[in-house]
Context: one part of a larger RNA
RNA sequence: UUGGGUUUAAAGGGUGCGUAGGCGGAAGAAUAAGUCAGCGGUGAAAUGCUUCAGCUCAACUGGAGAAUUGCCGAUGAAACUGUUUUUCUAGAGUAUAAAAGAGGUAUGCGGAAUGCGUGGUGUAGCGGUGAAAUGCAUAGAUAUCACGCAGAACCCCGAUUGCGAAGGCAGCAUACUGGGCUAUAACUGACGCUGAAGCACGAAAGCGUGGGUAUCGAACAGGAUUAGAUACCCUGGUAGUCCACGCCGUAAACGAUGAAUACUAACUGUUUGCGAUAUAAUGUAAGCGGUACAGCGAAAGCGUUAAGUAUUCCACCUGGGGAGUACGCCGGCAACGGUGAAACUC
Numbered sequence: 001u002u003g004g005g006u007u008u009a010a011a012g013g014g015u016g017c018g019u020a021g022g023c024g025g026a027a028g029a030a031u032a033a034g035u036c037a038g039c040g041g042u043g044a045a046a047u048g049c050u051u052c053a054g055c056u057c058a059a060c061u062g063g064a065g066a067a068u069u070g071c072c073g074a075u076g077a078a079a080c081u082g083u084u085u086u087u088c089u090a091g092a093g094u095a096u097a098a099a100a101g102a103g104g105u106a107u108g109c110g111g112a113a114u115g116c117g118u119g120g121u122g123u124a125g126c127g128g129u130g131a132a133a134u135g136c137a138u139a140g141a142u143a144u145c146a147c148g149c150a151g152a153a154c155c156c157c158g159a160u161u162g163c164g165a166a167g168g169c170a171g172c173a174u175a176c177u178g179g180g181c182u183a184u185a186a187c188u189g190a191c192g193c194u195g196a197a198g199c200a201c202g203a204a205a206g207c208g209u210g211g212g213u214a215u216c217g218a219a220c221a222g223g224a225u226u227a228g229a230u231a232c233c234c235u236g237g238u239a240g241u242c243c244a245c246g247c248c249g250u251a252a253a254c255g256a257u258g259a260a261u262a263c264u265a266a267c268u269g270u271u272u273g274c275g276a277u278a279u280a281a282u283g284u285a286a287g288c289g290g291u292a293c294a295g296c297g298a299a300a301g302c303g304u305u306a307a308g309u310a311u312u313c314c315a316c317c318u319g320g321g322g323a324g325u326a327c328g329c330c331g332g333c334a335a336c337g338g339u340g341a342a343a344c345u346c
Base pairs, nucleotide, nucleotide: 004317005316006315007300008299012314014201015200016199017198021194022193023192025088026087027086028085029084030083031082033081034080035077036076037075039073040072041071042070049065050064051063052062053061054060091191092188093187094186095184096183097182103177104176105175106174107173108172109171110154114150115149116148117147118146119145120144121143125136126135162169163168206247207246208245209244210243211242216240220236221235222234223233258313259312260311261310262309263308266291267290268289269288270287271286272285273284274283295302296301319346320345321344328339329338330337331336
């Protein structure tokens, strides 16, 4: 390279939008670029191959043939692909109507808990642990009552629930706003799928500037434990955790399963629509789950939400270590991220 693969053995990009490119629904007509057919030209010779012949054989040499799978030209074919054109509505979109939702952004409000402050009651302990001690407390703690302040998170409802492209989203209310779904089948008429680059979004931690700081709490300090204990346990506690703006761009970013379309037994739970609701009826669409046939799989298992059967496009893999390292380049304030080897070794 051909080929084979990517849930768990190496391998699906964190996610979306989208440029180029690749691929693309039904019917009619035209064309003849691709395609196909025979024909003509050319495709040097030598070499190689087949065969015949000449040196006594062979090597060697000579003759003939096929081959030279290509390119060009003209003639024809018209199924398929392409192109042009005329139509269509099953893909895709629009419109109208209805319902659902922790989808997003901003603002306001609420109660419980926690901590703190002030005052009252009250007295000797509290706290913590396996047991203790550090710690707090007669300058009156812990407990309890009242009032006040602050910040963060939203008990029950709550669910194999719902929404979102992913990350993710949960007290209540309001404003603005995105998407999906259903019904009608009115409108457009292939407008589609995928997507290298590119752009945008992207948990936590971390970074910059300014605020805020109740709780928890890396670092740190002390007390224990222990042979030691730079830990696990305890008492404290800074950064951080929260907000605004700007960076970072990574995660077991997981369904460890790329996106799209079509096809392939059933049963069952559930969410939201539509339909039907007694001359009725277990339907239908879109989700979220559980079993399971065929089939697949090394097995575990998957199984109409496929890891089945096929097609299109993208990404990725090719023994372990060295190594996601070095070097270079790009990005970043930095931390670091992206790209990404080799020697050597088994």
Molecule: small-subunit ribosomal RNA, central domain
Organism: Bacteroidales bacterium 43_8